[in-house]
Context: one part of a larger RNA
RNA sequence: GGAUAAACGCUGGCGGCGUGCCUUAUGCAUGCAAGUCGAACGAGAAUGAGAGCUUCGGUUCUCAUUCUAGUGGCAAACGGGUGAGUAAUGCGUAAGUAACCUGUCCUCGAGUGGGGAAUAACCCUGAGAAAUUGGGGCUAAUACCGCAUGAUGCGCUGAGGGUAAAGCUUUAGCGCCAAAACCGCAAGGUGCUGGAGGAGGGGCUUGCGUUCUAUCAGGUAGUUGGCAGGGUAAUGGCCUACCAAGCCUAUGACGGGUAGCUGGUCUGAGAGGAUGUCCAGCCACACUGGGACUGAGAUACGGCCCAGACUCCUACGGGAGGCAGCAGCAAGGAAUUUUGCGCAAUGGGCGAAAGCCUGACGCAGCAACGCCGCGUGGGUGAAGAAGGCCUUCGGGUCGUAAAGCCCUUUUGUUAGGGAAGAAGUUCUGACGGUACCUAACGAAUAAGCCUCGGCUAACUACGUGCCAGCAGCCGCGGUAAUACGUAGGAGGCGAGCGUUAUCC
Numbered sequence: 001g002g003a004u005a006a007a008c009g010c011u012g013g014c015g016g017c018g019u020g021c022c023u024u025a026u027g028c029a030u031g032c033a034a035g036u037c038g039a040a041c042g043a044g045a046a047u048g049a050g051a052g053c054u055u056c057g058g059u060u061c062u063c064a065u066u067c068u069a070g071u072g073g074c075a076a077a078c079g080g081g082u083g084a085g086u087a088a089u090g091c092g093u094a095a096g097u098a099a100c101c102u103g104u105c106c107u108c109g110a111g112u113g114g115g116g117a118a119u120a121a122c123c124c125u126g127a128g129a130a131a132u133u134g135g136g137g138c139u140a141a142u143a144c145c146g147c148a149u150g151a152u153g154c155g156c157u158g159a160g161g162g163u164a165a166a167g168c169u170u171u172a173g174c175g176c177c178a179a180a181a182c183c184g185c186a187a188g189g190u191g192c193u194g195g196a197g198g199a200g201g202g203g204c205u206u207g208c209g210u211u212c213u214a215u216c217a218g219g220u221a222g223u224u225g226g227c228a229g230g231g232u233a234a235u236g237g238c239c240u241a242c243c244a245a246g247c248c249u250a251u252g253a254c255g256g257g258u259a260g261c262u263g264g265u266c267u268g269a270g271a272g273g274a275u276g277u278c279c280a281g282c283c284a285c286a287c288u289g290g291g292a293c294u295g296a297g298a299u300a301c302g303g304c305c306c307a308g309a310c311u312c313c314u315a316c317g318g319g320a321g322g323c324a325g326c327a328g329c330a331a332g333g334a335a336u337u338u339u340g341c342g343c344a345a346u347g348g349g350c351g352a353a354a355g356c357c358u359g360a361c362g363c364a365g366c367a368a369c370g371c372c373g374c375g376u377g378g379g380u381g382a383a384g385a386a387g388g389c390c391u392u393c394g395g396g397u398c399g400u401a402a403a404g405c406c407c408u409u410u411u412g413u414u415a416g417g418g419a420a421g422a423a424g425u426u427c428u429g430a431c432g433g434u435a436c437c438u439a440a441c442g443a444a445u446a447a448g449c450c451u452c453g454g455c456u457a458a459c460u461a462c463g464u465g466c467c468a469g470c471a472g473c474c475g476c477g478g479u480a481a482u483a484c485g486u487a488g489g490a491g492g493c494g495a496g497c498g499u500u501a502u503c504c
Stems, first nucleotide, its partner, number of pairs: 001504004006500005013374006019367002021332001026330003030327003035074003040071002043068011081285003090210008100202003105198004110193003113147001115145002122137006153176009181190003211257003218248003223245004228240003260282004264275004287308005310321004338364001340363003346360001347358004377407004387398004412441006421431001448493005453474003459488005469476002
């Protein structure tokens, strides 16, 4: 000098774009953050219309519309947060997979036949303070279970190709495995089942790179390898039995400290050094520890089970909870925002659609926290006014500075008009009566901070008297202090200025 997720002191007019718990991965009141589908299903409710009965109160049936607790489907594994752990089961880069998986989506071709038994809702009844739950009875389905059919699928056997070998590939034989309907007057549409290919997404393996420490020198028994089996989508000590005694290490094993990694960011002429906040990719975690279930996908933040700590409710028998989602609260701290508006846009989930949900997101609010831009007026004006300060008392300086006169209106206030962003010829805008445009008014609404001994741009007076104090280094102050304090003046930067901290 540059930089910062900064803080502190003094000061503070506006706009645009960004950024905003770095500390306690501490604890959390309250609200919201994941639902949706009635065109899968039975049932119930409301409203309207028509018809029948009527004791004129109603009631029954049919139709239409709307709503929904439950069964069922899809989603909930995305999106959002955090950085605790992790020095390699991570990340980056380049490869491999003849060792693999893949819901939804796209393409191709095949099929969708015929049956059955339940169960929630509902009704009856019981236990419990509650959370919840037991028994009996009825019922539906795209829920569940058999049967049939079925190959280019899967398994076994044989033969060929290929390979170092192999689960790769061609072919023959035998065996095995499926399905669900809904909408529509219809045509048809959307589904469902099994198969082949693709796209996108993942799993696993390998090479290289990836912090400090030797005041850590030896480490290791599932350890290293083989064989057999199990397990997995899949290779593999991943697991088990048996066999062998290996394997890593001074090119730093093992141990300890620290740390999420990267694209990037800051600095620097570069080499390099430092760093990883926002944004993007990957990883890990979700009160702490462990476990599996469901599923195409989780070992699952707003799912389940167990244990623990903590908090809350309780009728003391027993229960409930998890903000490292968005706001917000307490505590900690030098320090970090609103319990806001909207689904209008972009994107996501569900749905045939209308649409519903979406604290993702779009916006607004707060904070000079940062960057950028604008303003706080312009011209003229010497009796060089008054006043302050200094003075050799002559004067000098603040100083064209002010006042005065002539202008302008960025900004401001008021009034009028008023968007684009909408994609979809109609409708749909949170932002927002915002941006912007026009008019009127009136210099009106707007300047500070630090420094002035040298380094280092900028000096005098008074006060103080090694005191009070200053200070980055040298140092200054003990009676004329350009170094302390105040004043005048000056220098620097300017809605900021200085200090502190950290990096180059």

RNAcentral holds the full RNA, with entries from ENA. A computed fold for a 504-nucleotide part of an RNA from a Dehalococcoidia bacterium, annotated as small-subunit ribosomal RNA, 5' domain. Rfam family: Bacterial small subunit ribosomal RNA. Rfam links the family to the GO terms ribosome and structural constituent of ribosome.